The part of an RNA shown here (large-subunit ribosomal RNA, domain III) has 392 nucleotides and comes from a Nitrospinaceae bacterium. Taxonomically the source falls in Nitrospinaceae (Bacteria, Pseudomonadati, Nitrospinota, Nitrospinales). The full RNA is in RNAcentral, with records from ENA.
Context: one part of a larger RNA
RNA sequence: GAGUAACGAUAAGGGAGGUGAAAAACCUCCCCGCCGGAAGACCAAGGUUUCCUGCGCAACGCUAAUCGGCGCAGGGUAAGUCGGCCCCUAAGGCGAGGCGGAAACGCGUAGUCGAUGGGAAGCAGGUUAAUAUUCCUGCACUUACAUUCAUUGCGAUGGAGGGACGGAGAAGGCUAGGCCAGCAAGGCGAUGGUUGUCCUUGUUCAAGCGUGUAGGCUGGAGAUUUUGGUAAAUCCGGAUCUCCUUAAGGCUGAGGCGCGAUAACGACCUGAUCUAAAGUAUCGGGGAAGUGGCUCAUGCCAUGCUUCCAGGAAAAGCUCCUAAGCUUCAGAUGAAUGUAAACCGUACCCCAAACCGACACAGGUGGUCGGGUAGAGUAUACCAAGGCGCUU
Numbered sequence: 001g002a003g004u005a006a007c008g009a010u011a012a013g014g015g016a017g018g019u020g021a022a023a024a025a026c027c028u029c030c031c032c033g034c035c036g037g038a039a040g041a042c043c044a045a046g047g048u049u050u051c052c053u054g055c056g057c058a059a060c061g062c063u064a065a066u067c068g069g070c071g072c073a074g075g076g077u078a079a080g081u082c083g084g085c086c087c088c089u090a091a092g093g094c095g096a097g098g099c100g101g102a103a104a105c106g107c108g109u110a111g112u113c114g115a116u117g118g119g120a121a122g123c124a125g126g127u128u129a130a131u132a133u134u135c136c137u138g139c140a141c142u143u144a145c146a147u148u149c150a151u152u153g154c155g156a157u158g159g160a161g162g163g164a165c166g167g168a169g170a171a172g173g174c175u176a177g178g179c180c181a182g183c184a185a186g187g188c189g190a191u192g193g194u195u196g197u198c199c200u201u202g203u204u205c206a207a208g209c210g211u212g213u214a215g216g217c218u219g220g221a222g223a224u225u226u227u228g229g230u231a232a233a234u235c236c237g238g239a240u241c242u243c244c245u246u247a248a249g250g251c252u253g254a255g256g257c258g259c260g261a262u263a264a265c266g267a268c269c270u271g272a273u274c275u276a277a278a279g280u281a282u283c284g285g286g287g288a289a290g291u292g293g294c295u296c297a298u299g300c301c302a303u304g305c306u307u308c309c310a311g312g313a314a315a316a317g318c319u320c321c322u323a324a325g326c327u328u329c330a331g332a333u334g335a336a337u338g339u340a341a342a343c344c345g346u347a348c349c350c351c352a353a354a355c356c357g358a359c360a361c362a363g364g365u366g367g368u369c370g371g372g373u374a375g376a377g378u379a380u381a382c383c384a385a386g387g388c389g390c391u392u
Base pairs, nucleotide, nucleotide: 013031014030015029016028017027018026032389033388034387035386040369041368042367043366046349047348050347051075052074053073054072055071056070060068061067080141081140082345083344084343086119087118088117092113093112094111098107099106100105122139123138124137125136126135142341143340144339145338146337147336148335149334150333151332152331153326154325158321159320160319161318166308167307168306169305172301173300174299177295178294179293180292181291182203183202184201185200186199187198188196204264208259209258210257211256215252216251217250218249219244220243221242222241223240224239226238227237228236229235265290268286269285270284271283272282273281309312355364356363371383372382373381374380
């Protein structure tokens, strides 16, 4: 220079009360403003206690601070079903023997790892200051093992099926959600009117079990010892023949309906506590209606259907078949009962003041939900729930 620039989005603050040494900034209430495909809610990654409570204010916070993602202390993360671990494989890694190389080492068979993919099973309500598909209540489901009973050809590392998959497009059937009416409860308005065709609020209920619908796919049955599946096969595929017939059968399949649910939830009413009061909050009790219609998804039927060429993972679980073998046994199928289901993650932030950017940085960051009015719309504008007014 200079008590100058700056104090990090122009979304915006104002009032009252409280606490306190001190209040523009903290707490409570009222009014105002901003976002609302987000500036709301939930996950993955990443962070690693930042979560909740009490006590503090040196430093950190671009100012103050009684406040805080700050300091100190205490507390907090509960699972057979969510995710991992586990079984399976992809790209890729490693790699017994082996091959190459002077060696270091490189390649690679069997194999073994490796999810971002495939594989058993849980929903609704309640509860904490802080966790909940984990605790509690209610109602479910899965797998393995053991025992009993009944029936019985069982058996794999082998064979077959299945798992099992592309792009684009169109129509249909639904549901979530939404809207309207009806119904129920409450209200009758600080200013002229408002008992009315008025206003406000509510009208919620899962998995599972049963039924098997709209729709989708498919001809069905028998015979041969004829043939392929590296041995075998009653399984799968091919060939040949016979019969039944073009609508029955089989497979699949949302939703709806019934049970689940005489429960739960529920506006509202009410008792207690708190408060100067209103209001709000906490704990407890009672508890109405709980129906119909319309609309409608990018969600479900659907890995469907139509169409196109560039022709769109693998393996296991699963089902069938036999081989060796076993055949009073063992094993298999069904039912009932009992037992087991370990270990790890679970707090909190997550388009951000908690992640990546040296910062409480106008930047960056994958997925899910995403209501109303107007609208083709996730555009845009204004609102709901919810969250904020961006720390001079």